[in-house]
The RNA shown here (transfer RNA) has 74 nucleotides and comes from a Candidatus Altarchaeales archaeon. It matches the Rfam family "tRNA". Gene Ontology term of the family: triplet codon-amino acid adaptor activity.
Parts: sequence; structure tokens; C1' cells
RNA sequence: GCCUCGGUAGCUCAGCCUGGCAGAGCGGCUGGCUUGUAACCAGCAGGUCGUGGGUUCAAAUCCCACCCGGGGCU
Repeated sequence: GCCUCGGUAGCUCAGCCUGGCAGAGCGGCUGGCUUGUAACCAGCAGGUCGUGGGUUCAAAUCCCACCCGGGGCU
């Protein structure tokens, strides 16, 4: 230098192909239960969807460039 996979909540990831309200589990917080803790049950909060631009009525999703990480080739 080229190819390929990945980057979404504090963590692990789904959602992308086929554009239409951003999700799950764990974790956190509050309440319930308990003599109390854990477990269990209910609820709540938490997101510039790596960055910038383009297309579109509408972009996590499509297109372009770039950044970061894994793998491969030279």
C1' cells in the first nucleotide's frame, strides 16, 4: 500500500442485507419481599449509533472520504 471483518447504553452484543418511534442481557438506581443481606419480583434512568459529507419526505441502515481496532496479502 491492497483486501476483509468490526466500532450502537457503563460492559457483552442484536438491529444494517430489505431506510420509517434506537433495543436485549448484565450492570446502576428506586420500590416490594426478608429480622437483615443475597436471590427473586416490579419499575426507572442511561445513546452526537466511530467522525465528516452526500442521497432522501425520512439514514444506525444506502453512497463517498477519513479515524480507530482485529485478521489476511504484498

RNAcentral holds the sequence, with entries from ENA and MGnify. The source organism's lineage runs through Archaea, Nanobdellati, Candidatus Altarchaeota, Candidatus Altarchaeia and Candidatus Altarchaeales.